The RNA shown here (transfer RNA) has 75 nucleotides and comes from Promethearchaeota archaeon Loki_b32. It was read from a public genome assembly. Its mean pLDDT, the model's own confidence on a scale to 100, is 81. The organism belongs to Promethearchaeota, within Archaea. It matches the Rfam family "tRNA". It is annotated as a transfer RNA.
RNA sequence: GCGCUCUUAGUAUAGUGGUUAGUAUGCCAGGUUGCCAACCUGGCGACCCGGGUUCAAUUCCCGGAGGGCGCACCA
Numbered sequence: 001g002c003g004c005u006c007u008u009a010g011u012a013u014a015g016u017g018g019u020u021a022g023u024a025u026g027c028c029a030g031g032u033u034g035c036c037a038a039c040c041u042g043g044c045g046a047c048c049c050g051g052g053u054u055c056a057a058u059u060c061c062c063g064g065a066g067g068g069c070g071c072a073c074c075a
Stems, first nucleotide, its partner, number of pairs: 001071007010025004018055001026044006048064005
C1' cells in the first nucleotide's frame, strides 16, 4: 500500500429500518446479616465521527478514525 472484518453502558456481549436498545458484570441506595461476603429490591449508565438513501437509520450505502486478520513491499 491492497483486501476482508469489527466498533453498542466502566468491562464483556446480544439485537433491530419504526413505541422506552436487552443481558451479565460494575457503580449507587435500601433490605437481610453481630460484621464482611453472598442473596433480595430499586436505581444509574451505551449504539465511534461525518455525509447519503428513506416518511423514519444504531441498523442499509459511501467516506473518515481506531482495532484485528491476510497479502504485498521493505534490492